[in-house]
Record summary:
Two RNAs folded together computationally: RNase P RNA and transfer RNA, 375 nucleotides in total.
RNA sequence: GUGGGAGGAAGGGCGACCGCUCCGACCACGUCGGAGAGGAAAGUCCAGACAGCACAGAGCAGAGUGCCUGGCGCAAGCCAGGACCGGGCAACCGGUGGUUAGAGCCACAGAGACGAGUGUCCCGACGAUGUCGGGCGGUGAAACGGGCAAUCCCCCUCGCUGCAACCCGAAGCAUGGCUGAUGACGCUGCUCGCCGAGGCCAGGGUGCGGGGCAUCCGCUACACGCGGACGGAGCCGUUCGUGGCUCCGAGACAGAUGGUCGCCACCAACAGAAUCUGGCUUACUCUCCUCCCGCACGC
RNA sequence: GGGCCGAUAGCUCAGCCGGUAGAGCAACGGCCUUUUAAGCCGAUGGUCCUGGGUUCGAGUCCCAGUCGGCCCACCA
Numbered sequence: 001g002u003g004g005g006a007g008g009a010a011g012g013g014c015g016a017c018c019g020c021u022c023c024g025a026c027c028a029c030g031u032c033g034g035a036g037a038g039g040a041a042a043g044u045c046c047a048g049a050c051a052g053c054a055c056a057g058a059g060c061a062g063a064g065u066g067c068c069u070g071g072c073g074c075a076a077g078c079c080a081g082g083a084c085c086g087g088g089c090a091a092c093c094g095g096u097g098g099u100u101a102g103a104g105c106c107a108c109a110g111a112g113a114c115g116a117g118u119g120u121c122c123c124g125a126c127g128a129u130g131u132c133g134g135g136c137g138g139u140g141a142a143a144c145g146g147g148c149a150a151u152c153c154c155c156c157u158c159g160c161u162g163c164a165a166c167c168c169g170a171a172g173c174a175u176g177g178c179u180g181a182u183g184a185c186g187c188u189g190c191u192c193g194c195c196g197a198g199g200c201c202a203g204g205g206u207g208c209g210g211g212g213c214a215u216c217c218g219c220u221a222c223a224c225g226c227g228g229a230c231g232g233a234g235c236c237g238u239u240c241g242u243g244g245c246u247c248c249g250a251g252a253c254a255g256a257u258g259g260u261c262g263c264c265a266c267c268a269a270c271a272g273a274a275u276c277u278g279g280c281u282u283a284c285u286c287u288c289c290u291c292c293c294g295c296a297c298g299c
Numbered sequence: 300g301g302g303c304c305g306a307u308a309g310c311u312c313a314g315c316c317g318g319u320a321g322a323g324c325a326a327c328g329g330c331c332u333u334u335u336a337a338g339c340c341g342a343u344g345g346u347c348c349u350g351g352g353u354u355c356g357a358g359u360c361c362c363a364g365u366c367g368g369c370c371c372a373c374c375a
Base pairs, nucleotide, nucleotide: 001295002294003293004292005291006290007289008288009287010285012264013263014262015261016260017259018258020036021035022034023033024032025031026030038270042281043280045279046278047277048276049275050162051161052160053159057192058191059190060189062158063157064156066155067082068081069080070079071078072077083096084095085094086093087092097154098153102152103151104148105147106146121135122134123133124132125131126130166211167210168209169208175202176201177200178199179198186194187193204374205373206372215229216228217227218226219225230249231248232247233246234245235244236243237242300371301370302369303368304367305366306365309324310323311322312321318355327341328340329339330338348364349363350362351361352360
């Protein structure tokens, strides 16, 4: 210099003007103040919280996890070290239970393909047109050695449905048919068991408000600001009980988070919350940092 | 927002527990007919949605992605 590998950071900043959603105050149909997308908000692949379902039961079916040791975590999953197999020159990357419990499968080719027994050829021995023993070759992924559990199965774990769950309120409408205490519907895919009065179809009406749901409190007036509590992330310390510091706390219901200009060194990519949280996977780059490997050249 | 399915020939679909992919229609050629249709015969036609993995071997099993479809509000 070039090519590659591992890990991490960042995902523009500041100012002006115009605009959107939400919250709060006030002299109130406006003015002021404040807050306002992501590392994946995505795919919905997992797990949990939460809610409903006889307050949740037994069996079957079904689903999931999977090398060993240790640690974190409720779990999914993650981290460190080690073993084996595969890929790569290497750095490094990917994978992993059990076939001494049982069952099933191993196409084509080949004499023979899974409790088989034996084909061709060669050699030797003998009780001799055969028997026994040994060897070579061919087919094939594999030739009595097994292989396949991302086949059934064994070991371990798991109730079902999902915020359009669910709770409260309001408005409006038109009934008809079938079925049901000889137990429907539901729990639950099936059987048992439980519960006990509705259920299904067609048609009609409404598609509205609040909660769930967007941390709480005080000064002080539910604002700003400040302080405290709670929760999350990171760092440091620890006597492993936990302590300290910094940062953060979006939220609607047709659904906001944007546009223009100027400057800084610049005009980027994937993409946008919708009950919340933790993870996995996938998509993406104007870029930056650390470490490692290969090749070429120079000293 | 949440849940459930599907993708195989030009079209509609099969393919059970992995063994090398078919059916009907359409299109093509031939026979029949004066000709067409119908009928009969024949041959062709496949990135099994895409990419990895397990396996000797994948349409099938596992993982990820793409595209398409369906269902789920409340009241009496």
Its mean pLDDT, the model's own confidence on a scale to 100, is 77. It holds a member of the Rfam family "Bacterial RNase P class A". The family's RNA type in Rfam is ribozyme. Rfam links the family to the GO terms ribonuclease P activity, dimeric ribonuclease P complex and tRNA processing.